[in-house]
Molecule: c-di-GMP-I-GGC riboswitch aptamer
Organism: Geobacteraceae bacterium
RNA sequence: CGCUGAAAAGCCAAACCAUCUGUGAGGGUGGGGCGGAAAGCCACGGGUCUUACACGUAAAAAAGACAGCCGGGCUGCCAAAG
Numbered sequence: 001c002g003c004u005g006a007a008a009a010g011c012c013a014a015a016c017c018a019u020c021u022g023u024g025a026g027g028g029u030g031g032g033g034c035g036g037a038a039a040g041c042c043a044c045g046g047g048u049c050u051u052a053c054a055c056g057u058a059a060a061a062a063a064g065a066c067a068g069c070c071g072g073g074c075u076g077c078c079a080a081a082g
Stems, first nucleotide, its partner, number of pairs: 005078001011036002016031006034068001040074003044071003047066005
């Protein structure tokens, strides 16, 4: 240095359960632990999903959700062998 991921310490936390919240997709908190080296942050491109009001008028537009779907951007812990 980080193509690479040995070891140790610490970190995050899927399904599911309880509770709060939202029309909803979802989100918060606690339990839980499938997994994760960006499973940290950002909806920029694609994708998937939702829709009460508003918009629109039949599949699109609009407004949203997902960063643990794939790209992209920004930041970042430890470190053996090579």